The prediction has a mean pLDDT of 88. This is a predicted structure of a 253-nucleotide part of an RNA (large-subunit ribosomal RNA, domain VI) from a Bacteriovoracales bacterium. The sequence was found in a public genome assembly. Taxonomically the source falls in Bacteriovoracales (Bacteria, Pseudomonadati, Bdellovibrionota, Bacteriovoracia).

[in-house]
Context: one part of a larger RNA
């Protein structure tokens, strides 16, 4: 820009893409078959491999905004307590998120038309013949079925609702996000829990500081599962989403 008014939703599916794999074991059954040796079809069940998708409850990894230990050397006048730098100084753990080696799930079932092939009925050709007319069966393959996209499918589809004009609706701006390169998408903007803060909880770390007790001291004990705690879960308008601005229109070549 188009889809002959403008919008907001919900859809149909022409078409396109994805997927499509396979082993072993048990049973049927040591049965059918076979002199024996051996040893099934068909059917039922179990469990794997590789591949793929989603996810983070558990197992782990990471986790330079969390907690702790500790070395050297500076700083805050000193002690104590903190703190800078040294690969995050080094080391031990670890929330959310992300993640695999982890967890769950998938290939199916079923239908249709067929290939080779197997048949029925059946003449030409009094017989025979699956074929000439006619009718069946038959594959991991084909078309559906399953998953995803999809009306620029210009043959531009359908349904519902809104608005008749300062309209319906949308955009900008602002607070943000398990959305994201930017656009976009989604949640909100005081008629508010969108983010931050605060409060409570969770999680992690592992018994803070101060005081006191024991010890000459290093250190240990008590207060104390203490103190601190990013991203997690809630509650709460304390802070920030202010007042707003613009597009969209006049009955539709």
């Nucleotide at each position: 820009c188009g889809c002959a008014a403008g919008a907001a939703a919900u859809u149909u599916g022409a078409g396109a893409g994805g997927a499509g794999c396979u082993g072993a074991c048990c049973u049927u059954a040591g049965u059918a078959c076979g002199a024996g040796a051996g040893g099934a079809c068909c059917g039922g069940g179990u469990u794997g491999g590789a591949c793929g998708a989603a996810c983070c409850u558990a197992u782990g990894g990471u986790g330079u905004a969390c907690c702790g230990g500790u070395u050297g050397u500076g700083g805050u006048g000193c002690c104590a307590a903190c703190u800078g730098c040294a690969c995050c100084g080094c080391c031990g753990g670890g929330u959310a998120g992300c993640u695999a080696a982890g967890u769950u799930c998938g290939g199916a079932c079923g239908g249709g038309a067929u290939a080779a092939c197997c048949a029925c009925u059946g003449a030409a050709a009094g017989c025979a013949u699956c074929u000439a007319a006619g009718u069946g069966g038959g594959a991991a393959g084909c078309c559906c079925c399953c998953c995803u996209c999809a009306a620029g499918a210009u043959a531009a589809g359908a349904u519902u609702u809104c608005u008749a004009u300062u309209a319906a609706g949308g955009a900008c701006a602002c607070u943000c996000g398990a959305a994201g390169a930017c656009g976009a998408c989604g949640a909100g903007u005081u008629u508010g829990a969108u983010a931050g803060g605060u409060u409570g909880g969770g999680u992690g770390u592992g018994u803070a500081a101060g005081u006191u007790c024991a010890g000459c001291a290093a250190u240990g004990g008590a207060u104390u599962g203490a103190g601190c705690u990013g991203a997690c879960c809630a509650a709460u308008a304390c802070u920030a989403a202010a007042u707003g601005u613009c597009c969209g229109u006049u009955u539709u070549g």